Source information: Bacterial RNase P class A from a Pseudomonadota bacterium, 403 nucleotides, folded computationally. A source record names the gene rnpB. Taxonomically the source falls in Pseudomonadota (Bacteria, Pseudomonadati).
[in-house]
RNA sequence: GCCGGCGGCCGGACGGUCGCUGCCCCGGUUCACCCCGCGGCAGAGGAAAGUCCGGACUCCAUCGGACAGGACGCUGGGUAACGCCCAGGCUCCGCGCUAGCGGAGACGGAAAGUGCCACAGAGAAGAGACCGCCUAAGCCCCGCCUCGGUGGGGACGGCAAGGGUGAAACGGUGGGGUAAGAGCCCACCGCGUUCCCGGCGACGGGAGCGGCACGGCAAACCCCGUCCGGAGCAAGGCCAUGUAGGUGCCAAACGCCGACCGGUCUGCCGGGAGGCGCGGGCGUGUCCCCGCCCGUCGAGGCACGGGUAGGCCGCUAGAGGCCGUGCGCAAGCCCGGUCCCAGAGUGAUGACCGUCACCCCGUUCGCGGGGGACAGAAUCCGGCUUACAGGCCGCCGGCACCG
Numbered sequence: 001g002c003c004g005g006c007g008g009c010c011g012g013a014c015g016g017u018c019g020c021u022g023c024c025c026c027g028g029u030u031c032a033c034c035c036c037g038c039g040g041c042a043g044a045g046g047a048a049a050g051u052c053c054g055g056a057c058u059c060c061a062u063c064g065g066a067c068a069g070g071a072c073g074c075u076g077g078g079u080a081a082c083g084c085c086c087a088g089g090c091u092c093c094g095c096g097c098u099a100g101c102g103g104a105g106a107c108g109g110a111a112a113g114u115g116c117c118a119c120a121g122a123g124a125a126g127a128g129a130c131c132g133c134c135u136a137a138g139c140c141c142c143g144c145c146u147c148g149g150u151g152g153g154g155a156c157g158g159c160a161a162g163g164g165u166g167a168a169a170c171g172g173u174g175g176g177g178u179a180a181g182a183g184c185c186c187a188c189c190g191c192g193u194u195c196c197c198g199g200c201g202a203c204g205g206g207a208g209c210g211g212c213a214c215g216g217c218a219a220a221c222c223c224c225g226u227c228c229g230g231a232g233c234a235a236g237g238c239c240a241u242g243u244a245g246g247u248g249c250c251a252a253a254c255g256c257c258g259a260c261c262g263g264u265c266u267g268c269c270g271g272g273a274g275g276c277g278c279g280g281g282c283g284u285g286u287c288c289c290c291g292c293c294c295g296u297c298g299a300g301g302c303a304c305g306g307g308u309a310g311g312c313c314g315c316u317a318g319a320g321g322c323c324g325u326g327c328g329c330a331a332g333c334c335c336g337g338u339c340c341c342a343g344a345g346u347g348a349u350g351a352c353c354g355u356c357a358c359c360c361c362g363u364u365c366g367c368g369g370g371g372g373a374c375a376g377a378a379u380c381c382g383g384c385u386u387a388c389a390g391g392c393c394g395c396c397g398g399c400a401c402c403g
Stems, first nucleotide, its partner, number of pairs: 001399010012356007020043005026037003045374001049385002052383005057232004064288004069228005074088005089107001090105006108223002113221002115217003130163002132159003139154007171189006190212001191210008236313004246304005254277004260271004278295006320339005326333002358371005
């Protein structure tokens, strides 16, 4: 210098003119607003996006219990919280000088249970013999001989070493052993288990014992642990306006006590606020609890119809930005100082001109012409993901050249 990877940052600058939105000062007008005029200040983003997670805030019953359902899942830390971030562990992959470096991982449990393991293959989980290896012992037949052996064949059998199938074949490699073999035996590795050491922990290291008992899949059901009530700024509140004593449908079941009041022939009779039980309805998954309403006639519930769809608040000062000290490997946190930084409601944030910077083309080196990505707030905040012309910085790796 070029190429590649990872991470971080920026997303044209300045000035002028005319507009738009919000706030403020002054003046006019007004009882006061509204309104009008002059002036000043502020006015999109790193993603404002997708609306995928988590919160703040608001309402629903002062939000209680159980179930269902959902999400998450190595360890430690950060945080208001998270499915996010940081650090570490383990596994896998790549490079390598074998010290390490970089990348990826839904990474709890498969000796709780159920289920599944396609095709191929003999056999896919208390399995199996296709090719193959072996006839040692026992049986049958034949030959030989020194009459007890030996050789050959067969039946019944033994084995799982090797081959083969497969993503995966019931521990692996080596040795001993055997008729051939086999954890049958031994060494090492793996696995399990007991203990010791280091670490907060995930985990790592070591020693002893066990001959192997425990294949894989939980992004299959499931089990374990943690968390989650629901709806959402069209939340919600206030004011104004308007309609309606509208229409249709709807279930039931009442019982007991009863302060007190009235009447009375003193025996009772009538009424009755309220309480308890029961029944029905409503309360943003179901049930319970709780609360409210109703129980024969009004209220309640559901559906339809009619009407208003105007103003104000919520609403932008906040888990806020910047700078500095300190703590921490880091994410981040504490403290101090400083700053105020959009709030529309069919929805402002724009257009034009000049100068400079950047990129491309041409050049007579004076300059001339052209270009600007993705995209645009709508209650706010923390994340994730996705889109993006061009540019800057840092780290790592490779190649080439120079010293």